A computed fold for a 678-nucleotide part of an RNA from Thermoclostridium stercorarium subsp. leptospartum DSM 9219, annotated as large-subunit ribosomal RNA, domain II. Rfam family: Bacterial large subunit ribosomal RNA. Rfam links the family to the GO terms ribosome and structural constituent of ribosome. The source organism's lineage runs through Bacteria, Oscillospiraceae, Thermoclostridium, Thermoclostridium stercorarium and Thermoclostridium stercorarium subsp. leptospartum.

Context: one part of a larger RNA
RNA sequence: UCCGGCGAGUUACAUUGCAAGGCGAGGUUAAGUACCUUAAGGUACGGAGCCGAAGGGAAACCGAGUCCGAAUAGGGCGUAUAGUCUUGCGGUGUAGACCCGAAACCGGGUGACCUACCCAUGACCAGGUUGAAGCGGGAGUAAAGUCUCGUGGAGGACCGAACCCACUGACGUUGAAAAGUCAUGGGAUGAGUUGUGGGUAGCGGUGAAAUUCCAAUCGAACCCGGAGAUAGCUGGUUCUCCCCGAAAUAGCUUUAGGGCUAGCCUCAGGUUAGUCUAUCGGAGGUAAAGCACUGACUGGACUAGGGGCCUUACCGGGUUACCGAAUCCUAUCAAACUCUGAAUGCCGAAUAGACGAUGCCUGGGAGUCAGACUAUGGGGGAUAAGCUUCAUAGUCGAGAGGGGAACAGCCCAGACCGCCGACUAAGGUCCCAAAAUCACAGCUAAGUGGGAAAGGAUGUGGGCUUGCUAAGACAACUAGGAUGUUGGCUUAGAAGCAGCCAUUCAUUCAAAGAGUGCGUAACAGCUCACUAGUCGAGUGAGCCUGCGCCGAAAAUUUAACGGGGCUAAGCUGUGUACCGAAGUUGCGGAUCCAGAGAUGGGUGGUAGGGGAGCGUAGUGUACGGGCAGAAGCAUGACCGAAAGGACAUGUGGUCCGUUCAGUAGUGAGAAUGCCGGA
Numbered sequence: 001u002c003c004g005g006c007g008a009g010u011u012a013c014a015u016u017g018c019a020a021g022g023c024g025a026g027g028u029u030a031a032g033u034a035c036c037u038u039a040a041g042g043u044a045c046g047g048a049g050c051c052g053a054a055g056g057g058a059a060a061c062c063g064a065g066u067c068c069g070a071a072u073a074g075g076g077c078g079u080a081u082a083g084u085c086u087u088g089c090g091g092u093g094u095a096g097a098c099c100c101g102a103a104a105c106c107g108g109g110u111g112a113c114c115u116a117c118c119c120a121u122g123a124c125c126a127g128g129u130u131g132a133a134g135c136g137g138g139a140g141u142a143a144a145g146u147c148u149c150g151u152g153g154a155g156g157a158c159c160g161a162a163c164c165c166a167c168u169g170a171c172g173u174u175g176a177a178a179a180g181u182c183a184u185g186g187g188a189u190g191a192g193u194u195g196u197g198g199g200u201a202g203c204g205g206u207g208a209a210a211u212u213c214c215a216a217u218c219g220a221a222c223c224c225g226g227a228g229a230u231a232g233c234u235g236g237u238u239c240u241c242c243c244c245g246a247a248a249u250a251g252c253u254u255u256a257g258g259g260c261u262a263g264c265c266u267c268a269g270g271u272u273a274g275u276c277u278a279u280c281g282g283a284g285g286u287a288a289a290g291c292a293c294u295g296a297c298u299g300g301a302c303u304a305g306g307g308g309c310c311u312u313a314c315c316g317g318g319u320u321a322c323c324g325a326a327u328c329c330u331a332u333c334a335a336a337c338u339c340u341g342a343a344u345g346c347c348g349a350a351u352a353g354a355c356g357a358u359g360c361c362u363g364g365g366a367g368u369c370a371g372a373c374u375a376u377g378g379g380g381g382a383u384a385a386g387c388u389u390c391a392u393a394g395u396c397g398a399g400a401g402g403g404g405a406a407c408a409g410c411c412c413a414g415a416c417c418g419c420c421g422a423c424u425a426a427g428g429u430c431c432c433a434a435a436a437u438c439a440c441a442g443c444u445a446a447g448u449g450g451g452a453a454a455g456g457a458u459g460u461g462g463g464c465u466u467g468c469u470a471a472g473a474c475a476a477c478u479a480g481g482a483u484g485u486u487g488g489c490u491u492a493g494a495a496g497c498a499g500c501c502a503u504u505c506a507u508u509c510a511a512a513g514a515g516u517g518c519g520u521a522a523c524a525g526c527u528c529a530c531u532a533g534u535c536g537a538g539u540g541a542g543c544c545u546g547c548g549c550c551g552a553a554a555a556u557u558u559a560a561c562g563g564g565g566c567u568a569a570g571c572u573g574u575g576u577a578c579c580g581a582a583g584u585u586g587c588g589g590a591u592c593c594a595g596a597g598a599u600g601g602g603u604g605g606u607a608g609g610g611g612a613g614c615g616u617a618g619u620g621u622a623c624g625g626g627c628a629g630a631a632g633c634a635u636g637a638c639c640g641a642a643a644g645g646a647c648a649u650g651u652g653g654u655c656c657g658u659u660c661a662g663u664a665g666u667g668a669g670a671a672u673g674c675c676g677g678a
Stems, first nucleotide, its partner, number of pairs: 001678006011095013026051003032045005055062002065077004098236002101233001105226006116200009125190001127159003130155001134151006163187003168183004202218001204214002211220001239613006249262005263368002265365007274355006280348003288340001289338002294334003299329003305323002307320005371396010401412003416589004421585003427579003430564003436576001438575006449566001455550002459547010476534005482507003487501003513528001517526002590603005614667001616664002619661002622658004632651005638645002
């Protein structure tokens, strides 16, 4: 990993609803007894009891009424009859209550042959080294202390085997080993090591103390029991078809991944409404807008008050490019501003139209309470997020098909089944790849198309305004561009050209600035404005707009058209044709609902509700098959809408099937399921 077998809503009692049946103002027996049969049960008896037929009140009590109350007032609950027993099925309650699964808790026992500590009694420690006290001799002293030489043999002394341990490294890591091996290392007369026997027990012992050890288990051992502990948690939960079909919200919750009630689904019964559109009538303060209120806020006018300066003995006065309330003009802003004020949406009646049971009530059964994205209107965030939180709608969820290269949530469109028919939607029509290398009019030259901003630019198309221009423009070329004067000031100098000033003036002119730029130390020099000539037709400036250009750097591989490739096969506009889906349609069929029928309409689907069936093992019943070959097994092109069912052949070698009924240990692919096998 596979195969086979086993493997999960059961049973009892109670209660509630539906269906069927019996009896009916009644319904019904329980234990038990008798009889018959016998693992079981059946019949008769048994009326105890229970439910119902009357309620109201706390009760006394009253009673079709009663209670509250002073009440003949008012109100509450009742009264206008249908129940009850049995069976089946759907729920619920109590029980393990669909199955498996804890960590734990409690009780009673078993353990100190491992290990911790203790008790008793034994055993063991090669060899070497050091050389304490004491003692002796000598020196020395008044005597001592003291010194010295011997002797002696102390020590949680030293080195180092056995023995005990385990510091470091490597190996080992499905090991030789559920802790070792090799090398290295520590202790090795001691708080040493060790044999045997004994003691301490789990709410405990033991502990040179690490929550350490107490039999490979220790923050509370192990075994059995309470026990099927509990598990708002995870996983699993077995045949088929048909009808309908959700929710991921609200309120409450020691509640937030759980519940309860409501909402939304389904089934049954009852009832007769309902939804949408148009017209009409309403309530309202959003969008927009506005500044009349409340606030914010631009500039100015005017002007209380304040500041500065001047004046003043005081009072006061003058002045001010200072600040500035109020007022006025001007220009703005607001979720918590409104003099105004929509569109939608909401409420309502009638009429008309559309839909065609969709509404409402009662009762049985649910599931749902993590939602996701997209569009629009907001809040939070950073006018970030595949972000978060509301509202409205859609899709997914529970939705297949076509498009979008691929892609739950986008676009088109809602799959009952069959067909080698047809028409379309979105999207497409050069090739991959079904269909236009279609038509007409433009644009783009950037492979823009086929990613991006501020900003930048004689790209190019369209529109508009305006200056100059045959009295000759624009560009180019030729010539001029002067004089007072080096204007004044400043300055070392300042002469058009460092800087400052000015009524920047005047003269000669076709024209020429007290000078546009370069330049010089300052001059000089070059140049411009301006003018004439040559030339001969357009030439400048600005605005709006279409399509392009630059701005443009990223990590495995082109990789920012799906690819090829395209100058259209790109973009804009107009038109015709075609392709294109499970849409629509044609033909055939199935089923549900409605209908007398003809016929019409429906049939995607998770949780979930409802309906109808298939099959397995026993039993009863009736009828059959079988050694001329049962079941089982194998193979086969058969039948049925499915679960499934025949038939034939082979194998096998003795039981099996069908009808109706009825009873369940009744259906396997999943549970890190259990057992066996490969």